The prediction has a mean pLDDT of 80. The RNA shown here (transfer RNA) has 84 nucleotides and comes from a Clostridia bacterium.
RNA sequence: GCCGGUGUGAUGGAAUUGGCAGACGUGCUGGACUCAAAAUCCAGUGGUAGCGAUACCGUGUCGGUUCGACCCCGACCACCGGCA
Numbered sequence: 001g002c003c004g005g006u007g008u009g010a011u012g013g014a015a016u017u018g019g020c021a022g023a024c025g026u027g028c029u030g031g032a033c034u035c036a037a038a039a040u041c042c043a044g045u046g047g048u049a050g051c052g053a054u055a056c057c058g059u060g061u062c063g064g065u066u067c068g069a070c071c072c073c074g075a076c077c078a079c080c081g082g083c084a
Stems, first nucleotide, its partner, number of pairs: 001083007010026003019067001027045006046057004060076005
């Protein structure tokens, strides 16, 4: 230099013929149980604003296509692999 792959909450990782983003696990918070803890069980857990109902934003970054994009297209960034 050329080619290919990957990028989603704190974390592993789902969701694709374009139509409710974050299932499920780990972690964390609260509770139950215990003399106390561990284990186990139950509930909650993206961000901002708001007393709240709720609203807006959010899939590496910036654009594009579309009524609608994690998903399709372009450029760029990071990492991984192959070729030279």
Rfam family: tRNA. The family's RNA type in Rfam is transfer RNA. Rfam describes the family as follows. Transfer RNA (tRNA) molecules are approximately 80 nucleotides in length.